[in-house]
RNA sequence: CGGCGUGUGGCCUAGCAUGGUAAGGCGCCUCGUUUGGGACGAGGAGAUCGCUGGUUCGAAUCCAGUCACGCCGACCA
Numbered sequence: 001c002g003g004c005g006u007g008u009g010g011c012c013u014a015g016c017a018u019g020g021u022a023a024g025g026c027g028c029c030u031c032g033u034u035u036g037g038g039a040c041g042a043g044g045a046g047a048u049c050g051c052u053g054g055u056u057c058g059a060a061u062c063c064a065g066u067c068a069c070g071c072c073g074a075c076c077a
Base pairs, nucleotide, nucleotide: 001073002072003071004070005069006068007067010026011025012024013023020057028044029043030042031041032040033039050066051065052064053063054062
């Protein structure tokens, strides 16, 4: 330098080919059961979907650029 892949709540993942407004587990908070802890049950908070722009009525999803990480190749030594 080129090609490919990955990036989604605090953590780990799903959703993406076929656009319809983000789901699950762990963790966190509140309440109940318990003397308390744990455990269980109920409820709740928390995500600009790496970033910017574009297409569209509508983008996590499609397109372009870009950043980070990983792999492969090339180049130099």
Molecule: transfer RNA
Organism: Thermoleophilia bacterium